Annotation: The prediction has a mean pLDDT of 76. GlmS glucosamine-6-phosphate activated ribozyme aptamer from an uncultured Thermoleophilia bacterium, 172 nucleotides, folded computationally. Its Rfam family is "glmS glucosamine-6-phosphate activated ribozyme aptamer". It is annotated as a riboswitch. Rfam describes the family as follows. This entry contains a glucosamine-6-phosphate activated ribozyme that is found in the mRNA for GlmS. GlmS is an enzyme that uses fructose-6-phosphate and glutamine to generate glucosamine-6-phosphate. The ribozyme catalyses self cleavage of the glmS mRNA that is thought to regulate GlmS activity.
RNA sequence: GUUAGCGACCUGGCGCCUGGCCCGCGAGUCCGCGCCCUUGGGGCCGCUCGCGGGUGACGAGGUGGAGGUUCAUCGAAAGACUCGGCGGAUGCCUCCCGGCCCGGCACGGUCGAAAGCGAGUCGUCAAAGCCCGCCGGCGACGGCGGAGACAAAACGGCCCGCGCGUGCCGUC
Numbered sequence: 001g002u003u004a005g006c007g008a009c010c011u012g013g014c015g016c017c018u019g020g021c022c023c024g025c026g027a028g029u030c031c032g033c034g035c036c037c038u039u040g041g042g043g044c045c046g047c048u049c050g051c052g053g054g055u056g057a058c059g060a061g062g063u064g065g066a067g068g069u070u071c072a073u074c075g076a077a078a079g080a081c082u083c084g085g086c087g088g089a090u091g092c093c094u095c096c097c098g099g100c101c102c103g104g105c106a107c108g109g110u111c112g113a114a115a116g117c118g119a120g121u122c123g124u125c126a127a128a129g130c131c132c133g134c135c136g137g138c139g140a141c142g143g144c145g146g147a148g149a150c151a152a153a154a155c156g157g158c159c160c161g162c163g164c165g166u167g168c169c170g171u172c
Stems, first nucleotide, its partner, number of pairs: 014087004019083001020055010032045001034044004058075003064096006097112005102170006116162003120158004131146006
């Protein structure tokens, strides 16, 4: 590295890292109106190179099946790094299946077993960050616990508007 099996974890803002940024060690350099000791020069910072590391999405919401496609919903934090890139993905499109439209079929519309759309209004809901502390690491940084907050979409209630169709058949 490949294949197979078993186990654990994860269940998708998820995984990854060749850029950038940051850290450590080593080497080089005195080029920097830089600093220190001193004037022979040396050291620090910086810079360059090498090696090894770190960082790189915080939750809410979201999957009938197949195929296709790609910056696939919502806000929070921050205030160049949630930057840049790769992959994946519940987004979107088409078809099929299924629900709704008195029953059946077809077409049409709209959704996905919680199975119409839109406006208004009310309601419910987060984690990170911040603060306090602990653990690991020389460090960049990582992990854990505690306390107290704060969203939007979606969803639910009320109300309004739109849709609740067309054809054939059936039943009353």